[in-house]
Annotation: A computed fold for a 145-nucleotide RNA from Paenibacillus stellifer, annotated as SAM riboswitch aptamer (S box leader). Model confidence (mean pLDDT): 77 of 100. Rfam family: SAM riboswitch aptamer (S box leader). Gene Ontology term of the family: regulation of gene expression. From the family's description: The SAM riboswitch is found upstream of a number of genes which code for proteins involved in methionine or cysteine biosynthesis in Gram-positive bacteria.

RNA sequence: AUCUUAUCGAGAGUGGCGGAGGGACAGGCCCGAUGAAGCCCGGCAACCGGUUGACGAAUUUCAAAUUUCAUUUUGAGAUCGGCAAUGUCAUGGUGCUAAUUCCUACAUGGUCGUGAUAGGUUUCACGGCUUUGCGCAGAUGAGAG
Numbered sequence: 001a002u003c004u005u006a007u008c009g010a011g012a013g014u015g016g017c018g019g020a021g022g023g024a025c026a027g028g029c030c031c032g033a034u035g036a037a038g039c040c041c042g043g044c045a046a047c048c049g050g051u052u053g054a055c056g057a058a059u060u061u062c063a064a065a066u067u068u069c070a071u072u073u074u075g076a077g078a079u080c081g082g083c084a085a086u087g088u089c090a091u092g093g094u095g096c097u098a099a100u101u102c103c104u105a106c107a108u109g110g111u112c113g114u115g116a117u118a119g120g121u122u123u124c125a126c127g128g129c130u131u132u133g134c135g136c137a138g139a140u141g142a143g144a145g
Base pairs, nucleotide, nucleotide: 002144003143004142005141006140007139008138013041015040016039017038021031022030023029026104027103028102042097043096044095047093048092049089050088051087052084053083055081056080058079059078060077061076062075063074064073065072101137106133107132109130110129111128112127113126114125115124116123
């Protein structure tokens, strides 16, 4: 590179250096000398991680009882799981810190308009607004490789 999976409507600076670009791509629409990218500091969040509690027709170990055995029941421990308003913490590994992933792109339901078609209540095309999706593309974490 690639694959799996979770998340992507919340949150976060009047700081220092820097000095012209940036928002992935395309189209739009924006941000930027009242200072872009990048770096540092600060901050946010809680994916990984630490930790507390009760719970569990989950996995497992030990003990006791029962039984010819198998088994079953009870108790204790370990692991795992979701829950506790988002449990709680923020030392560590990342991430993030304009706009919903800034919007759209594919499919789909609704509705409105225009045109064509049908002739009683139809069908089709295009466009506006909108719904849904495990759509496409992308970002980040964790795992695989």